[in-house]
RNA sequence: GGGCGUGUAGCUCAACGGUAGAGCGGACGUCUUAUACACGUCUGGUUCCUGGUUCGAAUCCAGGCACGCCUA
Numbered sequence: 001g002g003g004c005g006u007g008u009a010g011c012u013c014a015a016c017g018g019u020a021g022a023g024c025g026g027a028c029g030u031c032u033u034a035u036a037c038a039c040g041u042c043u044g045g046u047u048c049c050u051g052g053u054u055c056g057a058a059u060c061c062a063g064g065c066a067c068g069c070c071u072a
Base pairs, nucleotide, nucleotide: 001071002070003069004068005067006066007065010024011023012022013021018055025043026042027041028040029039030038048064049063050062051061052060
């Protein structure tokens, strides 16, 4: 240099073009003499950036950025 893949919550990951969710984490509560466990409630996001298509985009298209793999 060329090709391919990935980018979503603090972390690990979901989400067929139609209200972005789960687990872990954090806060509070119940339980306990107390802590832990367990259970309940709450807390969480400019979906990497800029444009385009569409009534509607995390999702499709184009160009960038970062990372990884393959190849020369």

This is a predicted structure of a 72-nucleotide RNA (transfer RNA) from a Candidatus Parcubacteria bacterium. Rfam family: tRNA. The sequence was found in a public genome assembly.